[in-house]
RNA sequence: GAUCCAUCGAGACCGGCUGAGGGAAAGGCCCUUGGAAGCCGGGGCAACCGACGGGAAACCGCACGGUGCCAACUCCUACGGAGGCGCGCAGCGCCAUGCCGAGAGAUGGGUA
Numbered sequence: 001g002a003u004c005c006a007u008c009g010a011g012a013c014c015g016g017c018u019g020a021g022g023g024a025a026a027g028g029c030c031c032u033u034g035g036a037a038g039c040c041g042g043g044g045c046a047a048c049c050g051a052c053g054g055g056a057a058a059c060c061g062c063a064c065g066g067u068g069c070c071a072a073c074u075c076c077u078a079c080g081g082a083g084g085c086g087c088g089c090a091g092c093g094c095c096a097u098g099c100c101g102a103g104a105g106a107u108g109g110g111u112a
Base pairs, nucleotide, nucleotide: 002111003110004109005108006107007106008105013042014041015040016039017038021031022030023029026077027076028075043070044069045068048066049065050064052061053060054059074104079101080100081099083095084094085093086092087091
C1' cells in the first nucleotide's frame, strides 16, 4: 500500500530548540511572529489491542504493556435523499456548519 470490521458530537498542554507556515486534497472559513510546522523533554486524555481483576454470559473495571490522540463535529462544504417556512413561485431564499445516507479521510483491530 490492498482488503474486511469497529469507531469518529465527548475528552486532554506545558517547557526547550527553531523560525513561517498549518488545518489531507479544491473551495470556504479559521489558526499562526502574543511563534506555524518539525524535533526533544515532561504532562494529560481516551480505552482499540494485549495483560490483569470481576462475571455463567453480556459486559464491567484497571491503566501495566502496544498504538492513538491533546483548536474548531473528521472545522464546514463538494455526491444522493427527506422535511419545514417564506417570496415578486418554470424559480429563488431561509431553517442549514441542521437531519438521513454515500464518498473521501483518520484511528484501532483482523486477513492475504
This is a predicted structure of a 112-nucleotide RNA (SAM riboswitch aptamer (S box leader)) from a Lysobacteraceae bacterium. Model confidence (mean pLDDT): 88 of 100. The model forms 97% of the base pairs in the Rfam consensus. The sequence is in RNAcentral, with records from Ribocentre. The organism belongs to Lysobacteraceae, within Bacteria. It matches the Rfam family "SAM riboswitch aptamer (S box leader)". Rfam's curators write: The SAM riboswitch is found upstream of a number of genes which code for proteins involved in methionine or cysteine biosynthesis in Gram-positive bacteria. The SAM riboswitch acts at the level of transcription termination control.